The RNA shown here (transfer RNA) has 72 nucleotides and comes from Psammoneis japonica.
Its Rfam family is "tRNA". Rfam classes the family as a transfer RNA.
The sequence is in RNAcentral, with records from ENA.
The prediction has a mean pLDDT of 84.
[in-house]
RNA sequence: AGGAAAAUAGUUCAGUGGCAGAACAGUGGUUUCCAAAACCAAAGGCCAGGGGUUCAAGUCCCUUUUUUCCUG
Numbered sequence: 001a002g003g004a005a006a007a008u009a010g011u012u013c014a015g016u017g018g019c020a021g022a023a024c025a026g027u028g029g030u031u032u033c034c035a036a037a038a039c040c041a042a043a044g045g046c047c048a049g050g051g052g053u054u055c056a057a058g059u060c061c062c063u064u065u066u067u068u069c070c071u072g
Stems, first nucleotide, its partner, number of pairs: 001071007010024004018055001027041004048064005
């Protein structure tokens, strides 16, 4: 320099244009002499930034940024 992929909860990841989810972590509770483990509950998201299409965008299109991979 050229090409490709990714960006969603604290972390790892799902999510066919129509209610944003799981696991782990953290918090509270039950249990226990105390803890750990187990079980229960609630909380935590302006879906990387900007623009466009659409009645409706995490999802489709354009662009910017960051990261990863491939070629040289």